[in-house]
RNA sequence: UCUUCAUGCAGAGUGGCUGAGGGGUUCGGGCCCGACGACGCCACGACAACCGGACCAGAGCAAUUUAACUGGUCGCAGGUGCCAAUUCCCGCCCGGUUUGCGGGGGACAUGAAGC
Numbered sequence: 001u002c003u004u005c006a007u008g009c010a011g012a013g014u015g016g017c018u019g020a021g022g023g024g025u026u027c028g029g030g031c032c033c034g035a036c037g038a039c040g041c042c043a044c045g046a047c048a049a050c051c052g053g054a055c056c057a058g059a060g061c062a063a064u065u066u067a068a069c070u071g072g073u074c075g076c077a078g079g080u081g082c083c084a085a086u087u088c089c090c091g092c093c094c095g096g097u098u099u100g101c102g103g104g105g106g107a108c109a110u111g112a113a114g115c
Base pairs, nucleotide, nucleotide: 002114003113004112005111006110007109008108013044014043015042016041017040021033022032023031027091028090029089030088045083047081049080050079051078052076053074054073055072056071057070058069087107092104093103094102095101
């Protein structure tokens, strides 16, 4: 870099530095954050999702044990992540429709696995 799978309406901020844009990105529309200092960086703190860990159960086996598998419980905070707004909303398809809306897709993000 690419591929596959899972999840994305829950949750969680203070201080310091910096100084003008920012909400991933090309574009368009909307809405919002921002000199009462946003975004970013650093420190500390918080959150609790995936992996990992512990425990329990199941299936399997003639039986027992171990590993692996499946399910559940526990934050145990180790790895990664994350701490405005649903991934801020919309753009494509389907249904419905005054509007609102529902489902899917695409893109993106994060994790796990693989090449």